[in-house]
Molecule: c-di-GMP-I-GGC riboswitch aptamer
Organism: Paucisalibacillus sp. EB02
RNA sequence: ACUGACAAAGGCAAACUUACUGAAAGGUAAGGACGCAAAGCCGUGGGUCUAAGGUUUUCUUAACUACGAUUGCCAGGCUACCAAUG
Repeated sequence: ACUGACAAAGGCAAACUUACUGAAAGGUAAGGACGCAAAGCCGUGGGUCUAAGGUUUUCUUAACUACGAUUGCCAGGCUACCAAUG
C1' cells in the first nucleotide's frame, strides 16, 4: 500500500424479556446472540419511521408538517485493531 480466509488476539450485539425514559418513533441499563471486517465516530446528502407542537379542516380514530428518531437502510467524511499478500 492493498485485501479480508470456513484462519485469528481482541471487539460489537439483532429479535425477544425486564426496568427506566419519551407524546410517539425511539433511547438507556441488564439479560440474550441474529449477525457484523469498521455493527468504531459524525444525522452531512438521500431513504425510512414518528407527529407532541404547528398548519389546514368537512371539527375528526382526518390530512400535511421535523425542529424528533434511525449510522445494524444506502452514500459520504474522520479514525483504528488483527492477519494474509506485496